[in-house]
RNA sequence: CUGCACGAAGGGAGAAUCGGGUGCGCCCGAUGCCGAAGGAGCAACCGCCCCGGUAAACUCUCAGGCCCCAGGACCUUCGUGCGACG
Numbered sequence: 001c002u003g004c005a006c007g008a009a010g011g012g013a014g015a016a017u018c019g020g021g022u023g024c025g026c027c028c029g030a031u032g033c034c035g036a037a038g039g040a041g042c043a044a045c046c047g048c049c050c051c052g053g054u055a056a057a058c059u060c061u062c063a064g065g066c067c068c069c070a071g072g073a074c075c076u077u078c079g080u081g082c083g084a085c086g
Stems, first nucleotide, its partner, number of pairs: 003082009016031006032066003038062001039060003045053003
């Protein structure tokens, strides 16, 4: 310098309406919608070529979500540990 893991701080999108209940926080039902927790799927390519391996921010929406809060992929900075190069 760079990579991985964890932690801290900052940033961080999208998507509803109706009805019923209510202790006003929410809960239930119907239909609809969102994708950036997680999960699942596949191309090129590769292989021991029947088949298998293998990616995402793509696709699917199982899960999750659709006031705020919370969560939140990802990005930045810092710290700790490990590894590799010099």